[in-house]
């Protein structure tokens, strides 16, 4: 160096169904309340739209994020974080920014999952991400009383 493999509540994708968002938003209808030209609509120019804000009432979403089941591929599966680049969306055109989503690289970090306090995300008691804690488990290596300590740049078999 090629090849093939192992770890297990093991990884990511698709599909279906379901609960949650939500009786929420947006829409119609009927009052109250403020205003009469200011303000919105990321900042600047142009230009385009829009009154503002409450109650009730009728009808009623989606997405982002999750759960079950099933399937494909798979076992650095894969996932975080920092950073460039490109697209794409946030009323249109230039221009500055910035939030997000993808999608491609660099660097870096975590062996694996469950469970616990935290911390951020999240509409959440859901769920997810981070580093930790003591256990448990694959796996090497010391040591040979079953303990130490390492990291997937790892291990195992064949060439």
């Nucleotide at each position: 160096g090629a090849u093939a493999g192992a770890g297990g509540c093991g990884c990511g994708g698709g599909a279906u169904u379901c609960a949650a968002g939500a009786g929420u938003a947006a829409c119609a209808g009927a009052g109250g309340a403020c205003a009469a030209a200011a303000g919105g609509c990321a900042g600047g120019a142009c230009c385009g739209c829009c009154g503002u804000u409450u109650u009730c009432u009728g009808a009623g979403a989606a997405a982002g994020g999750g759960a079950a089941u099933u399937u494909c591929g798979c076992c650095g599966a894969a996932g975080g974080a920092u950073u460039u680049u490109a697209u794409g969306u946030g009323g249109g055109u230039c221009c500055u920014a910035u939030a997000c989503a993808u999608a491609a690289g660099a660097u870096u970090c975590u062996g694996g999952g469950a469970c616990g306090a935290c911390g951020c995300a999240g509409a959440a008691u859901a769920u997810g991400c981070g580093g930790c804690g003591g256990a448990c488990u694959g796996u090497c290596a010391c040591a040979a009383a079953u303990g130490u300590g390492g990291a997937g740049c790892g291990c195992u078999a064949u060439c």
A computed fold for a 159-nucleotide RNA from a mouse gut metagenome, annotated as Lysine riboswitch aptamer.
The prediction has a mean pLDDT of 81.
The sequence is in RNAcentral, with records from MGnify.